The RNA shown here (TPP riboswitch aptamer (THI element)) has 112 nucleotides and comes from Sphingopyxis soli. The coordinates come from a structure-prediction model, not an experiment, and the mean pLDDT is 75. Taxonomically the source falls in Sphingopyxis (Bacteria, Pseudomonadati, Sphingomonadales, Sphingopyxidaceae).

[in-house]
RNA sequence: CGCCCAUCCCCGGGGAGCCGCGUCUGUGAUGGCCGGUUGAGAGCGGAAUAGACCGCGACCCGUUGAACCUGAUCCCGGUAAUACGGGCGGAGGGAGGGUCGGCGUUCCGCAC
Numbered sequence: 001c002g003c004c005c006a007u008c009c010c011c012g013g014g015g016a017g018c019c020g021c022g023u024c025u026g027u028g029a030u031g032g033c034c035g036g037u038u039g040a041g042a043g044c045g046g047a048a049u050a051g052a053c054c055g056c057g058a059c060c061c062g063u064u065g066a067a068c069c070u071g072a073u074c075c076c077g078g079u080a081a082u083a084c085g086g087g088c089g090g091a092g093g094g095a096g097g098g099u100c101g102g103c104g105u106u107c108c109g110c111a112c
Stems, first nucleotide, its partner, number of pairs: 001104004008098003011062004017037004022033003043056004068093003074087004
């Protein structure tokens, strides 16, 4: 110097849905509570007060990248309903540095 690894450290990205001819308030549920459902994750607090947000936590993911976003108010199937399953699709986008260790190469010094 190159490659591998991913030991340790630090950093970064992300989403939180759907449903109830259950219930409360209300002129009015899109809100609260309770319950159901899928999921790794659907949480908590605050703001706002028919409302677009903010913070924290847990969880997932970081180029070997299907975490997540776009296409998309998409297509097929199914469901009480939904990004529920499949397609679209390995399509486009997407958040990483240092260090330990290992191997190889080169140079310098010393010894034989």
Source information: The model forms 100% of the base pairs in the Rfam consensus.